[in-house]
RNA sequence: GAAGCAAGCUGUCUUGUCGCUCCGCCCGGUGCGGAGAGGAAAGUCCGGACACCACAGGGCAGCCUAGCGGGUAACACCCGUCCGUCGUGAGACGAGGACUAGUGGCACAGAAACCAGGUACAGUUCGGCUGUAGUGAAAAGGCUAAACUCUAGGCGGUGCAAUGCCAAAUAUGCCGGCGCUUGAGGCUGGCCCGGCCGAUGCCGGCGGGUAGGCAGCUAGAGGCUGCGGGUAACCGUAGUCCCAGAUAAAUGACAAGACUCGACAGAAUCCGGCUUACAGGCUUGCUUCAGGC
RNA sequence: GCGCGGUUAGCUCAGUUGGUUAGAGCGCCACCUUGACACGGUGGAGGUCAGUGGUUCGAAUCCACUAUCGCGCACCA
Numbered sequence: 001g002a003a004g005c006a007a008g009c010u011g012u013c014u015u016g017u018c019g020c021u022c023c024g025c026c027c028g029g030u031g032c033g034g035a036g037a038g039g040a041a042a043g044u045c046c047g048g049a050c051a052c053c054a055c056a057g058g059g060c061a062g063c064c065u066a067g068c069g070g071g072u073a074a075c076a077c078c079c080g081u082c083c084g085u086c087g088u089g090a091g092a093c094g095a096g097g098a099c100u101a102g103u104g105g106c107a108c109a110g111a112a113a114c115c116a117g118g119u120a121c122a123g124u125u126c127g128g129c130u131g132u133a134g135u136g137a138a139a140a141g142g143c144u145a146a147a148c149u150c151u152a153g154g155c156g157g158u159g160c161a162a163u164g165c166c167a168a169a170u171a172u173g174c175c176g177g178c179g180c181u182u183g184a185g186g187c188u189g190g191c192c193c194g195g196c197c198g199a200u201g202c203c204g205g206c207g208g209g210u211a212g213g214c215a216g217c218u219a220g221a222g223g224c225u226g227c228g229g230g231u232a233a234c235c236g237u238a239g240u241c242c243c244a245g246a247u248a249a250a251u252g253a254c255a256a257g258a259c260u261c262g263a264c265a266g267a268a269u270c271c272g273g274c275u276u277a278c279a280g281g282c283u284u285g286c287u288u289c290a291g292g293c
Numbered sequence: 294g295c296g297c298g299g300u301u302a303g304c305u306c307a308g309u310u311g312g313u314u315a316g317a318g319c320g321c322c323a324c325c326u327u328g329a330c331a332c333g334g335u336g337g338a339g340g341u342c343a344g345u346g347g348u349u350c351g352a353a354u355c356c357a358c359u360a361u362c363g364c365g366c367a368c369c370a
Base pairs, nucleotide, nucleotide: 001289002288003287004286005285006284007283008282009281010280012258013257014256015255016254017253018252020036021035022034023033024032025031026029038264042275043274045273046272047271048270049269050159051158052157053156057193058192059191060190062155063154064153065152066151067081068080069079070078071077082096083094084093085092086091097150098149102148103147104144105143106142119133120132121131122130123129163215164214165213166212173206174205175204176203177202178201185197186196187195208369209368210367222241223240224239225238226237227236228235229234259262294366295365296364297363298362299361300360303319304318305317306316312350321337322336323335324334325333343359344358345357346356347355
């Protein structure tokens, strides 16, 4: 210098005017001040928190995970390491337990395809013993568990349209079914048991009414910096900061300027991950090749 | 917002212990039949099994991700 590998960061900016959502203050309007999308807010694929059902109980069924060790609230995530495959290499990828517990499958081709049986040729110590050929992914020794299954472990259900409160309105109207303590049904996937509730009852359909407000709603397994422990993931500790909370749903419009001319995209209960989309730019470490000293 | 399904020929759908070459009906094309058409008969074409990866000797089928289409869920009596 060229080509690569891995990790991390960033992903338009500045000023002015007018607006939008939320908060605080002055004291009540032409007011002042502050804050206002993302690394994926996405897919909803995992794991939790939280809420209700009983404090979530026992069994079956069902679903999920899989070398070993560690991290974590938890995980299918992360870290370390062994093994296998790929790559010259830095490295990348791996649903990586068990087919000597049992059952099943192995198309076509081939003489023969899964308790065997036996083709051709040759050898032979004559024992269907040995070798070779040919077909095939595989020929007696295997492959297949992202086949049933077994082993070890885990999982109760529903989801903020959870849940609680206030307000408003209407027709305990009609039809069908079940039941009234020897009990229908409910406790939101399926069955059994157990427990609790259960009679102006319960289930389904039609019809009727309201589609307003408050809480949940954002201070959190939170961010940043320093120190300590650990190979690392991560943990401990001290200081410091407050960083969207809407409900037809805010984060915009216009003007001026700058550059490298700006990708994918937009919160909706909240976190930890995974996966997918993403123009360009920057940083660090490492590998291979070539050249010079 | 939350939770569930589908995608196979132009259209509507089959396709199960994963196996040779994926089928059916309607439609399309050619020929026969007719003076000409319809009906009828015979034959034929048409498929990246939505896409991309993985497991396997082998995938429409099993698994993962993506794309796209669709369905359900408010409260009161």

This is a predicted complex of two RNAs, RNase P RNA and transfer RNA, with 370 nucleotides together.
The coordinates come from a structure-prediction model, not an experiment, and the mean pLDDT is 80.
Rfam match: Bacterial RNase P class A. It is annotated as a ribozyme. Rfam's curators write: Ribonuclease P (RNase P) is a ubiquitous endoribonuclease, found in archaea, bacteria and eukarya as well as chloroplasts and mitochondria.